A computed fold for a 76-nucleotide RNA from Candidatus Aerophobetes bacterium Ae_b3a, annotated as c-di-GMP-I-GGC riboswitch aptamer. Its Rfam family is "c-di-GMP-I-GGC riboswitch aptamer". Rfam links the family to the GO term cyclic-di-GMP binding. The sequence was found by an Rfam model in a public genome assembly. The source organism's lineage runs through Bacteria, Bacteria candidate phyla and Candidatus Aerophobota.
RNA sequence: AGCGACAACGGCAAACUAGUCGAAAGAAUAGGACGCAAAACCACAGGCCUUUAAAAUGGUAGCUGGGUUACUGAAA
Numbered sequence: 001a002g003c004g005a006c007a008a009c010g011g012c013a014a015a016c017u018a019g020u021c022g023a024a025a026g027a028a029u030a031g032g033a034c035g036c037a038a039a040a041c042c043a044c045a046g047g048c049c050u051u052u053a054a055a056a057u058g059g060u061a062g063c064u065g066g067g068u069u070a071c072u073g074a075a076a
Stems, first nucleotide, its partner, number of pairs: 003073002011036002016031003020027002034062001040068003044065003047060003
C1' cells in the first nucleotide's frame, strides 16, 4: 500500500411506535434492532423519491460510483 477473522476495543441503527418540523419526499429527538468494516463526512456523476403542465426546487451518503478522513491487525 492493500486486505478484512467466529480476534480486541468500541461504534452506528432499518422497519415500527410516540410526539415535533415540513406542502410532500423527508428530517431531528426518544424508544427499538433489520442489518453495517466506513451504515463516518461530502449531493461531484448516475439512480431513486418529492414537487411541477414542463423546468427550476427539495430529499436520499442504509442505491452505485467518486472524493476526504478514521479504530484494529489473524490469514493470504